[in-house]
Context: one part of a larger RNA
This record gives sequence, structure tokens and C1' cells, in this order.
RNA sequence: UGACGGGGGCCCGCACAAGCGGUGGAGUAUGUGGUUUAAUUCGACGCAACGCGAAGAACCUUACCAGGGCUUGACAUUGAGUGAAAAGCGUGGAGACACGCUCCUGUCUUCGGACACACGAAAACAGGUGGUGCAUGGCUGUCGUCAGCUCGUGUCGUGAGAUGUUGGGUUAAGUCCCGCAACGAGCGCAACCCUUGUUCCUUGUUGCCAGCACGUAAAGGUGGGAACUCAAGGGAGACUGCCGGGGACAACUCGGAGGAAGGUGGGGACGACGUCAAAUCAUCAUGCCCCUUAUGACCCGGGCUACACACGUGCUACAAUGGUGGCAACAAAGAGGCGCGAGCUCGUAAGAGGGAGCGGAUCUCAAAAAAGCCAUCUCAGUUCGGAUUGUGGGCUGCAACCCGCCCACAUGAAGUUGGAGUUGCUAGUAAUCGCGGAUCAGCAUGCCGCGGUGAAUACGUUCCCGGCCUUGUACA
Repeated sequence: UGACGGGGGCCCGCACAAGCGGUGGAGUAUGUGGUUUAAUUCGACGCAACGCGAAGAACCUUACCAGGGCUUGACAUUGAGUGAAAAGCGUGGAGACACGCUCCUGUCUUCGGACACACGAAAACAGGUGGUGCAUGGCUGUCGUCAGCUCGUGUCGUGAGAUGUUGGGUUAAGUCCCGCAACGAGCGCAACCCUUGUUCCUUGUUGCCAGCACGUAAAGGUGGGAACUCAAGGGAGACUGCCGGGGACAACUCGGAGGAAGGUGGGGACGACGUCAAAUCAUCAUGCCCCUUAUGACCCGGGCUACACACGUGCUACAAUGGUGGCAACAAAGAGGCGCGAGCUCGUAAGAGGGAGCGGAUCUCAAAAAAGCCAUCUCAGUUCGGAUUGUGGGCUGCAACCCGCCCACAUGAAGUUGGAGUUGCUAGUAAUCGCGGAUCAGCAUGCCGCGGUGAAUACGUUCCCGGCCUUGUACA
């Protein structure tokens, strides 16, 4: 100087407390361990691995396994030579396919050839999702959006170092004020950026419709309008600016006014010096090592989907604040051309037929759902719950057996609120309700977004985890 202490002091944070809802019990989805297997490819392992890489494993993907076949190779450069019958496409027979055999067929031209392409000896070389993340770059997680981490000069100390950065206040903040052998500065904090909340101006189409006219079963449907909503550009607005109390006349803090908004208004992006030899050689790049008729490459089939079990994360429930049937409202944000696909017709339905419109403020996906009103069920393993299974269908796709999703009918399991424990959340939040998107032929209870309805509680800091000061130390 640090680190540590079941030492002390101060302070903060859903850290505890106060509340609300979960999880741990059930069924199931998904990931992992284990076991099994020819293979169940690989990685990730306290927080910070386990709905993680994977924003989509039927084939492909695919890295794994079995079998069949290749060896200058699936891919790149050089290449003697060969080809017009190039390659590609198509055809026939054989094969599971890869592949092997057969037939047909280029462009330009100065008619020499050139170009593209294919074949191809011998080689150089290719190739490797093989190893090492403890050889690395890059990128990332984490402490932590915690308030810290340092430097120059000066001063002090023999020196390691100290000072500044400590102290008194204050703040979300090493934020600011005051003091001080320090004076300054840098990386962080804050601000500048995006979004949301109010308003003004400009511009009005595909958006809007107050007033005027037309029109309809209804409808901005039409003429028209430029007010309103909205769209998207540009401004304004919040700064402790004003008033009062407290404070050291400071920083600041408490209350108030005005205001759409008040003390960082809400949310996001943004992550200091560093820590964990943290993660990744399987995104990519890369040193070294290793393989080279195989550890490379092709194909078909299988596997990654197994199943005595254990754990994580979800979904659905156990019902009456509910289930079912009917009637019938109100969103936002998105996506759409190998696409979204309306009205209409058929089907109980999944869906099919058909094809208007739309590269979209115009058309479509699109029905929002919870809510509301009416009716029914009457506390039951039930009209709760929907697992499982049977049958019949639909869709995508070359192909749904291993191994997809959906529909109808039938079947109707566990489950009556969950032990010890454990977890999220402080406001438009939790809880609850639906909608969209990426990936994607198809496949979502996951993920990323969107809006609807909309709470309870916080006395407080004794205790558990992080920050600052101080103290002790058999530690470095």
C1' cells in the first nucleotide's frame, strides 16, 4: 500500500422489512444431468451454464453413426495435352443414391484462332466444425450505470509511498459548496443523441369531416373544406427560473405558485481503470501441433426426437371474481410480391374453389381478447380440468413410419392451491387480457415487440450482499 475480520462508524440499492403474484406438489412443453445407444454431434456449469449458441433438427441443415462409392479431390491458383460430340438441359436402360454408360446440342472470328467450359498425366497444393480460448486477435458476460480509477507539477517521507481523492455539509453521482500543501488535468458521472408527455408554425394525401350541398338500408360514399384528429419537418417549453421556511450570506434542501410536465419528468442508447488465465479456435480471423486413398469430400438411410430417474425455465389447471351458449363494443405496433389475399361459393371445422385490391396512412393479414348485456350450470373430480388414446379428415413439402402442425367425433388421466425452501415486482409497475414480428415450405407454451384492464405496500434500516472512512492483523 492492499486484502481480510462472526471490529467500529456513515450511506445506498426490491438487500431486508411492508405488500401482491409465483415457483417447489399435478399434467405437459422445453433445456440440462444421468442412463441407454451403432450414433444419441459439439460447446455453455454458482451468481454470470441449464426455452443458453439454436431468429425455427422430417430430407437438407448436420458437425454424429451404419453402409455404398471418390482420391489434385465438393472448393482455389498454376498446368503439358485433349475436345467441337463444350457446359448446361433433356432422353433411354441399370442402380437406394452418389455414380457409370449411350444419344442430341456453344459464342465470336481477319477462318489462323480466341473466349467460356469440360476432360486430364505429373506435380505444387487444396481441404479439416481435428487439438490447444492456459499461445492469440476480435467480439461478449460479470462486478455495475456501482462512483469510482488515475496523471502532471509541487510538497512531505531515507524509502515503499503519501498528499491531491482526506475533513465539514450536500447530491442519484469524486454532484456541487466550504475548508485544507496543494494547484491543475484526464478516463468515468452529468449533458449533447433517440423516444414519450404539452403546445405553436408549415404541409394536407392514401389520413381527417366542424360548417355547406348531394347521397345511402348503412357508410367521408361524392362535391367540397383545411377547422379538428392524425401524419412528419421545424420551433417553444423545465432552468430550483419565481415566492416563502431551513442552512454557513454557500452548495443544497423542504413547502408553495404558475404549468401538460418540477427538481435527472418517464423510458432507451451509452458500461471508467480493472476483476474472473470468465466464455468463444464450432461466426470469423489466427500461431503452433496433428490428419492427407483420410481426422478430407459425395450419397442414401438412421441419429441429434432414446427413457427406471434427477434438476432448471415455462405453459395449462385445480374453478362460481368461474365454465358454457348467445348478443355485441373499444387498441396499438407490425408484416406483405416465389407475398398478403377481400367479398362470394362449398365444407360442422381444419380448409378448399375462385380471384377483387395492394410493392400498400389507400388493399390484405384482421376476429382484438379480457370487459359489457342476456341465459344456463349450483359446489360435484362437476357443463371444473384437459393429459392420454382411437377413428376419420385438412395443410405444407420429393417425402410427415422413425419425427410436423391443424380440424371433427369419441375417450376423459393427474390435479381440490402445493413441505422444507426459493423467486419477481415500488406505477401505468405487479397481476391479468389479447395482437404482431423475426426465424420460417411447414412447425412457438420460447424469444423480441405492441397495446387493453389495472392494484396492494414501503413504519423503517436490527439483520443478509455491494460503496466510503477508520481500526486490528500470525496474510501478500
The part of an RNA shown here (small-subunit ribosomal RNA, 3' major domain) has 476 nucleotides and comes from an uncultured bacterium. The RNAcentral record of the full RNA draws on ENA and SILVA. The coordinates come from a structure-prediction model, not an experiment, and the mean pLDDT is 82.